[in-house]
RNA sequence: CUCCCCGUAGCUCAGCGAGCAGAGCUUGUGACUUCUAAUCACAUGGUCGCAGGUGCAAUUCCUGCCGGGGAGA
Numbered sequence: 001c002u003c004c005c006c007g008u009a010g011c012u013c014a015g016c017g018a019g020c021a022g023a024g025c026u027u028g029u030g031a032c033u034u035c036u037a038a039u040c041a042c043a044u045g046g047u048c049g050c051a052g053g054u055g056c057a058a059u060u061c062c063u064g065c066c067g068g069g070g071a072g073a
Stems, first nucleotide, its partner, number of pairs: 001072007010025004019056001027043005049065005
């Protein structure tokens, strides 16, 4: 320098052939228990990396940039 993959909740990730943003874990409260653990119920959670474009509508498509990883020279 060129190319490829990834970036979504505190963590690990799904979703993304455009149409209500999700799961598990964590955390908080309650139930159960003599107490704790486990289990169960409820709750808490997000500028979908940043900016622009297309479009009725963008996490999703296109472009640039930033960050992480990899390959080649």

About this RNA: Predicted 3D model of a 73-nucleotide RNA (transfer RNA) from uncultured Bradyrhizobium sp. Its Rfam family is "tRNA". By type it is a transfer RNA. Model confidence (mean pLDDT): 82 of 100. The sequence is in RNAcentral, with records from MGnify.